[in-house]
RNA sequence: GAAGUCGGUCAGGUAAUCGCUGUCGUUAAUCGAUAGAGGAAAGUCCGGGCUCCACAGGGCAGGGUGCCAGAUAACAUCUGGGCGGCGUGAGUCGAUGGACAGUGCCACAGAAAAUAUACCGCCUCGCUUGCGGGGUAAGGGUGAAAUGGUGCGGUAAGAGCGCACCGCGCUGUUGGUAACAACAGUGGCAGGGUAAACCCCAUCCGGAGCAAGACCAAAUAGGAACCCGCAUAGGUAUGGCCCAUACCGGGUUCGGGUAGGUCGCUAGAGGUUUACGGUGACGUAAAUCCCAGAUGAAUGAUUACCACUGAUACUUGUUAUCAGGACAGAACCCGGCUUACAGGCCGGCUUCCUUC
Numbered sequence: 001g002a003a004g005u006c007g008g009u010c011a012g013g014u015a016a017u018c019g020c021u022g023u024c025g026u027u028a029a030u031c032g033a034u035a036g037a038g039g040a041a042a043g044u045c046c047g048g049g050c051u052c053c054a055c056a057g058g059g060c061a062g063g064g065u066g067c068c069a070g071a072u073a074a075c076a077u078c079u080g081g082g083c084g085g086c087g088u089g090a091g092u093c094g095a096u097g098g099a100c101a102g103u104g105c106c107a108c109a110g111a112a113a114a115u116a117u118a119c120c121g122c123c124u125c126g127c128u129u130g131c132g133g134g135g136u137a138a139g140g141g142u143g144a145a146a147u148g149g150u151g152c153g154g155u156a157a158g159a160g161c162g163c164a165c166c167g168c169g170c171u172g173u174u175g176g177u178a179a180c181a182a183c184a185g186u187g188g189c190a191g192g193g194u195a196a197a198c199c200c201c202a203u204c205c206g207g208a209g210c211a212a213g214a215c216c217a218a219a220u221a222g223g224a225a226c227c228c229g230c231a232u233a234g235g236u237a238u239g240g241c242c243c244a245u246a247c248c249g250g251g252u253u254c255g256g257g258u259a260g261g262u263c264g265c266u267a268g269a270g271g272u273u274u275a276c277g278g279u280g281a282c283g284u285a286a287a288u289c290c291c292a293g294a295u296g297a298a299u300g301a302u303u304a305c306c307a308c309u310g311a312u313a314c315u316u317g318u319u320a321u322c323a324g325g326a327c328a329g330a331a332c333c334c335g336g337c338u339u340a341c342a343g344g345c346c347g348g349c350u351u352c353c354u355u356c
Stems, first nucleotide, its partner, number of pairs: 001352010012306007020036006038327001042338002045336005050209004057243004062205005067081005082096001083094004097200002102198002104194003119140002121136007148166006167189001168187008213263004223254006234248004270289008308324006314317001
């Protein structure tokens, strides 16, 4: 200097004028002070807080997760580690338990994809000289995958047939909390893949949701009909079924009234700073701060200057001129994940080139 990889951060500011909403000042009005949309507010994909069923237990089915250890209120999130894939590397990805519990599938091609086989080839025997018998799976072909791999010996030709190393199984030792790793011994050991197929194993799980729910006011028709039933039974109870428990009514159809207001609604698993502990996620302690609560839905518009970025010019610097601003708008709240994103800024690490 170039390329890469990982992480963090900004997403404009000031002033004036006008306008809107909340809170406070006595507040009905005026006036004043003060605050006012994001890193994703998006998706509604997970997890909760909170509210209700409701006093809410057991089982089956169903669903989530899936290596180990931690963090957290919890999670399919995050951190660290193991193993595996990709990459020279920094790094990155993993739907990461079990195929000897069982069932299923592996098209076509190929001799054959499991109740295994022999197309070409190699060796050997016979004979009518191109046909038949026997042996073989080392060589070739087909295929995503062909029944351990490489080498040596051996054989009629071959083959774990034997041996060495690798691989695989079993046993032991050592290290580690563990997943697992290393080493040693032993056994010639033989069909693989697929569970993001059904399944098995381990572990976890009530449901519905702020349009939840509570209160106030008002209005109407304390409406009508039908069905099951009133403690032997039937019915209801916020995913399905069964049991248990509680309650005494439950269901269908037609018709009428209301759609208003207040709360929930923002002080929190809260933010910021510092110290300590921890590899880290994070935790503990102290100090300090209050940062939207609208309800057809406020948080805006204009002007000027400044900041940032880019281009051009030259007098090369607090210079001049021109241009630019993405994705996008809170609606109970919080922790994540995923997706979109103009223009930047900062830092760690890796590789390559050049010079000293």

Notes
Bacterial RNase P class A from a Gammaproteobacteria bacterium, 356 nucleotides, folded computationally. NCBI's taxonomy places the organism under Bacteria, Pseudomonadati, Pseudomonadota, Gammaproteobacteria. Its mean pLDDT, the model's own confidence on a scale to 100, is 77. Its Rfam family is "Bacterial RNase P class A". Rfam classes the family as a ribozyme.